Overview:
This is a predicted structure of a 475-nucleotide part of an RNA (small-subunit ribosomal RNA, 5' domain) from an uncultured bacterium.

Context: one part of a larger RNA
RNA sequence: GAGCGAACGCUGGCGGCAGGCCUAACACAUGCAAGUCGAACGGGCCCCUUCGGGGGUCAGUGGCAGACGGGUGAGUAACGCGUGGGAACGUGCCCUUCGGUUCGGAAUAACCCAGGGAAACUUGGGCUAAUACCGGAUACGUCCGAAAGGAGAAAGAUUUAUCGCCGAAGGAUCGGCCCGCGUCUGAUUAGCUAGUUGGUGAGGUAACGGCUCACCAAGGCGACGAUCAGUAGCUGGUCUGAGAGGAUGAUCAGCCACACUGGGACUGAGACACGGCCCAGACUCCUACGGGAGGCAGCAGUGGGGAAUAUUGGACAAUGGGCGAAAGCCUGAUCCAGCCAUGCCGCGUGAGUGAUGAAGGCCCUAGGGUUGUAAAGCUCUUUCGGCGGGGACGAUAAUGACGGUACCCGCAGAAGAAGCCCCGGCUAACUUCGUGCCAGCAGCCGCGGUAAUACGAAGGGGGCUAGCGUUGUUC
Repeated sequence: GAGCGAACGCUGGCGGCAGGCCUAACACAUGCAAGUCGAACGGGCCCCUUCGGGGGUCAGUGGCAGACGGGUGAGUAACGCGUGGGAACGUGCCCUUCGGUUCGGAAUAACCCAGGGAAACUUGGGCUAAUACCGGAUACGUCCGAAAGGAGAAAGAUUUAUCGCCGAAGGAUCGGCCCGCGUCUGAUUAGCUAGUUGGUGAGGUAACGGCUCACCAAGGCGACGAUCAGUAGCUGGUCUGAGAGGAUGAUCAGCCACACUGGGACUGAGACACGGCCCAGACUCCUACGGGAGGCAGCAGUGGGGAAUAUUGGACAAUGGGCGAAAGCCUGAUCCAGCCAUGCCGCGUGAGUGAUGAAGGCCCUAGGGUUGUAAAGCUCUUUCGGCGGGGACGAUAAUGACGGUACCCGCAGAAGAAGCCCCGGCUAACUUCGUGCCAGCAGCCGCGGUAAUACGAAGGGGGCUAGCGUUGUUC
């Protein structure tokens, strides 16, 4: 000098754009953050009825979604990430192509009846539907098998035009796995390792593999730093710097990991699943003491910690997502608004004229000098702000939270709008008074003990300016 997710002190007019718990991955009241489909299904209630049925709504069965989106950085020094490759894999929804969609069956929730429990909830009996479940048939192609041969499927719905369902192949997308190279500090950590290293066989997985197991061999890693310890999410990037480099990883984007702590699996195309389940633990809450409920590192918000970081706001109008044939519903994603000079950028706080150089202040050699064209006065202007009127784009037909916002027009009136730090040298800017090694200053050198340009005040001056200084930190 430059930078900052900054903080503190003094001060503070407006707008645009951005940013805003860096600390306790501390604990959380309350509300909301993931639903949707009646064009899969039976039923309860309400309404209408031409008595055939129709409409609305509700819980339940069923389907899809809840593995995305959103948060955080605790853990992790690792194929975690970055980059470049690889072969032994999976892929719902989407696209292309081929073929099929047949005949039956048994249940079960809802509902009814009877109970248990304080509650959470739950037990028994009876009835019933389906795109829920099961069996038979069939099999272009598919799978197993050397072959012969064997195995395995489906679901219907409506407004009659479609949407579905099953088998198979291909694609696209996304993902799982493996490898080369790169990726912090410490040797005051030198040896580490028994599923350890390899083989055979088996199991397991979507898939390769000690991934797991049995047996066999005795290997494998290490001063090119193994092991251990400490620290840390990684990257694109960001800051600085002429560069090399150094530091860093907020916001935005990609990947990873986590979801009260530890463990486990279930369902599923996909999870070992933030707002799913089970077990254990700590904590909080309810309880009739038998037993139960919960998880903000989602958006707001509260307590606490801290130098320090915002509203318990509006809307689905746009973009995007889920479901649905659609209408539509949901969406604290998102788009907006609110708060904060936290930062960057822009604008304003007036312009011209005005000398007897007014008054006042300060200094003085008492002549004067300076503040100073500064003020007053005169002549103008009206940005921003204020008041009144009009009023969008964003929305291709409809639909606008933002918003009566941006913007435009008019009106009044210089009117409502300047501070902060410094003035011994470094370093730009000097005098007077007070104080008297006191009170104090200070980044370094150093000032102060009776004329202090260094302390305090005043006048004057210098610098920056809605900011200015200080502190911290990086280069």
Model confidence (mean pLDDT): 88 of 100.